[in-house]
RNA sequence: UCCCCCGUGUUGUAAUGGCAGCAAACUUGACUGUUAAUCAAGGAGUCCUGGUUCGAGUCCAGGCGGGGGAG
Numbered sequence: 001u002c003c004c005c006c007g008u009g010u011u012g013u014a015a016u017g018g019c020a021g022c023a024a025a026c027u028u029g030a031c032u033g034u035u036a037a038u039c040a041a042g043g044a045g046u047c048c049u050g051g052u053u054c055g056a057g058u059c060c061a062g063g064c065g066g067g068g069g070a071g
Stems, first nucleotide, its partner, number of pairs: 001070007010024004018054001026042005047063005
C1' cells in the first nucleotide's frame, strides 16, 4: 500500500428497512438474626460524518478503531 471480516449499555449477544430486546453485572426495594440465595423494580447502548428512504442498528460513500491475509 492492497484485499476480506467486525464495530449495539459495564460485559456477552439478538433485532424482515418500521417503538433497539435478552442474559450477566450495577442500583433500589421485599424477604431474614446477618450475609448469601431468591423475588420485584430501575438506570444505562447502535464508532464518526454524509447520502438514499416516509422511515436506517440494518442499504450506499468516506473516515476512525480492532482482527485476519497478500506484498
The RNA shown here (transfer RNA) has 71 nucleotides and comes from a Thermoleophilaceae bacterium. Its mean pLDDT, the model's own confidence on a scale to 100, is 81. RNAcentral records the identical sequence in 2 taxa. Its Rfam family is "tRNA". About the family: Transfer RNA (tRNA) molecules are approximately 80 nucleotides in length. The organism belongs to Thermoleophilaceae, within Bacteria.